[in-house]
RNA sequence: CAUGCAAGUCGAACGAUGACGGAGAGCUUGCUCUUCUGAUUAGUGGCGAACGGGUGAGUAACACGUGAGUAACCUGCCCUUGACUCUGGGAUAAGCACUGGAAACGGUGUCUAAUACCGGAUACGAGCUUCAGCCGCAUGGCUAGGAGCUGGAAAGAAUUUUGGUCAAGGAUGGACUCGCGGCCUAUCAGCUAGUUGGUGAGGUAACGGCCCACCAAGGCGACGACGGGUAGCCGGCCUGAGAGGGUGACCGGCCACACUGGGACUGAGACACGGCCCAGACUCCUACGGGAGGCAGCAGUGGGGAAUAUUGCACAAUGGGCGAAAGCCUGAUGCAGCAACGCCGCGUGAGGGACGACGGCCUUCGGGUUGUAAACCUCUUUUAGUAGGGAAGAAGCGAAAGUGACGGUACCUGCAGAAAAAGCACCGGCUAACUACGUGCCAGCAGCCGCGGUAAUACGUAGGGUGCAAGCGUUGUCCGGAAUUACUGGGCGUAAAGAGUUCGUAGGCGGUUUGUCGCGUCGUUUGUGAAAACCCGGGGCUCAACUUCGGGCUUGCAGGCGAUACGGGCAGACUUGAGUGUUUCAGGGGAGACUGGAAUUCCUGGUGUAGCGGUGAAAUGCGCAGAUAUCAGGAGGAACACCGGUGGCGAAGGCGGGUCUCUGGGAAACAACUGACGCUGAGGAACGAAAGCGUGGGUAGCAAACAGGAUUAGAUACCCUGGUAGUCCACGCCGUAAACGGUGGGCGCUAGGUGUGGGUUCCUUCCACGGGAUCUGUGCCGUAGCUAACGCAUUAAGCGCCCCGCCUGGGGAGUACGGCCGCAAGGCUAAAACUCAAAGGAAUUGACGGGGGCCCGCACAAGCGGCGGAGCAUGUGGAUUAAUUCGAUGCAACGCGAAGAACCUUACCUGGGUUUGACAUACACCGGAAAACCGUAGAGAUACGGUCCCCCUUGUGGUCGGUGUACAGGUGGUGCAUGGCUGUCGUCAGCUCGUGUCGUGAGAUGUUGGGUUAAGUCCCGCAACGAGCGCAACCCUUGUCUUAUGUUGCCAGCACGUAAUGGUGGGGACUCGUAAGAGACUGCCGGGGUCAACUCGGAGGAAGGUGGGGACGACGUCAAGUCAUCAUGCCCCUUAUGUCCAGGGCUUCACACAUGCUACAAUGGCCAGUACAGAGGGCUGCGAGACCGUGAGGUGGAGCGAAUCCCUUAAAGCUGGUCUCAGUUCGGAUCGGGGUCUGCAACUCGACCCCGUGAAGUCGGAGUCGCUAGUAAUCGCAGAUCAGCAACGCUGCGGUGAAUACGUUCCCGGGCCUUGUACACACCGCCCGUCACGUCAUGAAAGUCGGUAACACCCGAAGCCGGUGGCCUAACCCCUUGUGGGAGGAGCCGUCGAAGUGAU
Repeated sequence: CAUGCAAGUCGAACGAUGACGGAGAGCUUGCUCUUCUGAUUAGUGGCGAACGGGUGAGUAACACGUGAGUAACCUGCCCUUGACUCUGGGAUAAGCACUGGAAACGGUGUCUAAUACCGGAUACGAGCUUCAGCCGCAUGGCUAGGAGCUGGAAAGAAUUUUGGUCAAGGAUGGACUCGCGGCCUAUCAGCUAGUUGGUGAGGUAACGGCCCACCAAGGCGACGACGGGUAGCCGGCCUGAGAGGGUGACCGGCCACACUGGGACUGAGACACGGCCCAGACUCCUACGGGAGGCAGCAGUGGGGAAUAUUGCACAAUGGGCGAAAGCCUGAUGCAGCAACGCCGCGUGAGGGACGACGGCCUUCGGGUUGUAAACCUCUUUUAGUAGGGAAGAAGCGAAAGUGACGGUACCUGCAGAAAAAGCACCGGCUAACUACGUGCCAGCAGCCGCGGUAAUACGUAGGGUGCAAGCGUUGUCCGGAAUUACUGGGCGUAAAGAGUUCGUAGGCGGUUUGUCGCGUCGUUUGUGAAAACCCGGGGCUCAACUUCGGGCUUGCAGGCGAUACGGGCAGACUUGAGUGUUUCAGGGGAGACUGGAAUUCCUGGUGUAGCGGUGAAAUGCGCAGAUAUCAGGAGGAACACCGGUGGCGAAGGCGGGUCUCUGGGAAACAACUGACGCUGAGGAACGAAAGCGUGGGUAGCAAACAGGAUUAGAUACCCUGGUAGUCCACGCCGUAAACGGUGGGCGCUAGGUGUGGGUUCCUUCCACGGGAUCUGUGCCGUAGCUAACGCAUUAAGCGCCCCGCCUGGGGAGUACGGCCGCAAGGCUAAAACUCAAAGGAAUUGACGGGGGCCCGCACAAGCGGCGGAGCAUGUGGAUUAAUUCGAUGCAACGCGAAGAACCUUACCUGGGUUUGACAUACACCGGAAAACCGUAGAGAUACGGUCCCCCUUGUGGUCGGUGUACAGGUGGUGCAUGGCUGUCGUCAGCUCGUGUCGUGAGAUGUUGGGUUAAGUCCCGCAACGAGCGCAACCCUUGUCUUAUGUUGCCAGCACGUAAUGGUGGGGACUCGUAAGAGACUGCCGGGGUCAACUCGGAGGAAGGUGGGGACGACGUCAAGUCAUCAUGCCCCUUAUGUCCAGGGCUUCACACAUGCUACAAUGGCCAGUACAGAGGGCUGCGAGACCGUGAGGUGGAGCGAAUCCCUUAAAGCUGGUCUCAGUUCGGAUCGGGGUCUGCAACUCGACCCCGUGAAGUCGGAGUCGCUAGUAAUCGCAGAUCAGCAACGCUGCGGUGAAUACGUUCCCGGGCCUUGUACACACCGCCCGUCACGUCAUGAAAGUCGGUAACACCCGAAGCCGGUGGCCUAACCCCUUGUGGGAGGAGCCGUCGAAGUGAU
């Protein structure tokens, strides 16, 4: 807000209208007239419309709740009682006639009635005035008391009544007043002129500044006035153990409102939801002149919104209005419809049913699970379906008949059939419930923690499971948990939190005792605390929800009676709290005046000469115009050495040379006086370091700013040279500090020990010293207790009482805005938006420190030799490429995997082939060949042709080939999915456990401490006692000896033999080999040391303090390395990322790095001669003697499967010769030529030999590496790999064989203890600020727009009230009887007054 309905009724108040019907008459039998009944209806009149229904805008208020009051009031209808109801009058609507207007609605004339309107009579117990009596609570009230005055009525119907008037009472409903109670804000602190009171008048039902005139100057307020914001209040409802907190839907009580604002009328009642008037906004109609409207009634529509229903039925019941009644009206109400919105109940089946079906999912491939679940068998039939029957609700009304919206509903009975009926959320922890696949920091999840980057119980899907169930989840709000606002029931040393300090107002709290009051308090009783709700016990719907009856509850308020311990009021007393007094005492307590010496600086003069000063080192600076130094004199300012002290005083800030004056406080002793005078303290006041500000002085030193010099990458700093404010004084501001004991004040109680300041007193005593007791200050340690711990502990942070201040996550922020203070600087008070998931305390373990202590290591130092420069080799980076396969990247990658890339290797590239495959297993079918050899084509793989199978069972054989299926294969990815192996810290001395003890705990102790060691090695001590992995030892090797044994080894003695040789016979003595033992243990002596561990020195010994070397590597760290040794999860490829082949590549080359070799030469090169090893290897092998070649090598083949033979001449060394300091007789790169060997093959791309060529290089910058004794250095030898070789590499072997270590300050690494920490990915950590760009929130800003409230003035509607010349007037009143007056009215004027307007 369209539309409909939601308030009408009464003809028994009235005049009229007069359908249908009846009767009668006239009579042109269908018309007229009369009469009766009278439905219906507009109007007059009465009652109702002020109830019922809706909503919560306003309202912080007597609006509401509760309890009182009205002696200050009203009340229609209803009930009770008493009395009365007599007599007149004039109009008017409807109607009729005319008429205006589009309409709404009127106008004029003319009739008429009443329970409409107006007179008169009567009357009281009514009202007013007054008198009398009685009473109370101030005003005052009561009395059928007395007197005077005043006022009123209506009839209708029909004979039972209903009305009307007056008076009194009741009931009901209302009005007003008061006590108490319930929101936020002080960044609202002062508000108020009708304001507060009085007198008088007015007004109201009624009191009252309610209104007016005059008078007075009051009234309210920190117990929160005034202002601002928000809000209907309550019974109740939700939550909570309660106290509380939140809330005010439904139901009930009260209030307010009805389009917005104002106003009155009528009436018993309204300032009136479905009445009126005015103004405004909006909508509608219009003939443009003018009119109409108000769903916050029930439905319904539009809009807004996350979101909320039918334009239903009935008055049958309950109730309401009218009526005498029938009855009418009633969107109140009773019912139905829609919505799982809530509560309650019920169903979707029950019993049996395993070789555990199928399917799904998972799987360790065995199975498990879905799962007795299904199928199947036997039953039941609620609900739904269908058929039959079928209510109560009915009391009432009516003469009777009859009367049910719901509704053919509830309910009952029969029938059929498991038939028609299950979803939602969740499954990482909190929190009950787990697997697979997909995805791959994507998609997504998420309440908090967090999950997801290729094996996700966290995302999505599936299977399974869990929880609820016709519901289940999500979102929002409130309470709870939250003792995180703490009344019950918290805190403030360090976590947030004690005001900088004191005085003191209000307030709060307060010693002993007596009396009194009875305010608090306690007991009992009365009234009230509506009903509903809640709790308990009954009843009714099949149960329940629901409903009904009774009781309780309603913790509150008010009244009566009683008690008086405690708190309080009043009156009195006391002395212990507090204060006064007297006598002493200590003191940097305060203020003022005067005064002293040392030192710095400056000035003057003397002496004196070249520097002074300053620093890590310097420079600026001062100085030959005479500084610094030194002596004498003078000036001036500031501060007061020693004493001096966790010593003193003060409220705190603070106070330090001395003297004097004035002055505050404290302590002790005494117990004379007062008699609770006390404590704390919101506001308030005073004091208050330093810096700073104002005015005027002063200024020696010091010293912000400033200047210069240094330092530095820079240095607006640290250091130096100067230097102004200031520091000082007087007066006035400021009012803050880590103003700290980070600890507010007061009182009482609760173990001690030990210092120190000031008193008193006792003992001892000549004094001094000393020892007790006590009071008061100030420290340390410590018990109980407290504390999160650290710690506090009679000076409490312990146990209690009183009062004040303050806190409530971090940041924003002690900031903005506002206010107050200030000259300013600034101070006090003090938020929010936004943002984070933390910030913080104490303690623990580590790690770290340009922290400390102790100790070790070729870590430094002391030495020796290198690297870095040259050439070459090898590896790497980079670049290049078709490919230069891959991996390793600080130490701990880079002569590393690789103990050996020409093909192969080979993983890479190009090209050519192939697809059950180069390789394995199984099955089915087919075949008799396949391999091997030969030939042809081809780069080869391969293809084709030829020769050619076996027999134990002659077959389903073996083997092989083909086809097909499972599968093979991958040096493809992930070392951040893994196993195994390895590197590294580090051969560093550490890493842990059990029990016990300590701690709330993390953890500690042990393991720390004193010594000692190579060592957590050992000893001593100790709340620890033990143990394990590590250390050491046990193992191997080497060094000495013994025993046994004696070939291929050895040969002293004997014998044989040779040119020579253990060659031979023999031998076991020796060397050596093999094997078993011995030996070394700080065992012995001495010094030191804790009668220790151990250490130093010595003896003996082959070896001496671990004899040398090796193997051996704790807990762990580095997501260290390796998927390309191998193994392996997952992923990926499957005519290719597999496999085969040929060729190429891994061997490139402006460059850079790493590791080596060779050198640069004379301690050397070259030549000649000559001596001495060890350890290895050898049959596809080592290969002798001999011969050939300059040589690499070749021919040949004795010996040897090796203590026998061979590789195998070791080299440096020694002896002799030569070279003579040079790019050389050093050095050998590079290049040319010629060869040898291996191999299928040396072009890319092998090694070696010979001849020739003869580069760089003359000892290497910054820097850096190795090594402590048979070591470094130097010299050669062997082996693995291997056809050959890139080897100068690697792994071993022996020969020759040094120097140095004062020492631990420093560099690096490590160990132990301790300390700090805002680090824990652990300092390669963490973290601060500016700037650049963008976003968000907030403050300010010239302004601009809107809203609200106040105020001023102007204008001033409706309306009440007041006035009123002229105008109008039936009934009433008066008389002077009139064109009269009174009274009344319209109009006009005035006060008030909404809206409008406003530059302030």
A computed fold for a 1400-nucleotide RNA from an uncultured bacterium, annotated as small-subunit ribosomal RNA. Rfam family: Bacterial small subunit ribosomal RNA. Its mean pLDDT, the model's own confidence on a scale to 100, is 83.